[in-house]
Record summary:
Predicted 3D model of a 108-nucleotide RNA (SAM riboswitch aptamer (S box leader)) from Fervidicella metallireducens AeB. Of the family's consensus pairs, 100% are formed in the model. The coordinates come from a structure-prediction model, not an experiment, and the mean pLDDT is 86.
RNA sequence: CCCUUAUCAAGAGAGGUGGAGGGACGGGCCCGAUGAAACCCGGCAACCGGUGGCAAAAGCUACUAUGGUGCCAAUUCCUGCAGAAUGUUAUAUUCUGGUAGAUGAGGA
Numbered sequence: 001c002c003c004u005u006a007u008c009a010a011g012a013g014a015g016g017u018g019g020a021g022g023g024a025c026g027g028g029c030c031c032g033a034u035g036a037a038a039c040c041c042g043g044c045a046a047c048c049g050g051u052g053g054c055a056a057a058a059g060c061u062a063c064u065a066u067g068g069u070g071c072c073a074a075u076u077c078c079u080g081c082a083g084a085a086u087g088u089u090a091u092a093u094u095c096u097g098g099u100a101g102a103u104g105a106g107g108a
Stems, first nucleotide, its partner, number of pairs: 002107007013041001015040003021031003025080004042072004047068002049064006076100001081097006
């Protein structure tokens, strides 16, 4: 890098270093010297792990937070393809399913 699978409407500092960018990509729209990215400290979560219960099992569920992880503006910020509904001068809105992406676990 690739394949499978689950989840993605919650949550997370008025700290330090640093100095100009960042929000995956395109189109939007935002954040940023009242300091961006990155690193440290701190925090949130509970995917793996640990413990208990229900089960033939698969699995579900409650607890745990030492360990492996991830995350800490905005619904994955919105949207990118298709279908349906509503509505209309034009446009738009809502829902559903995909596409793409992120994270965990397993695999080759």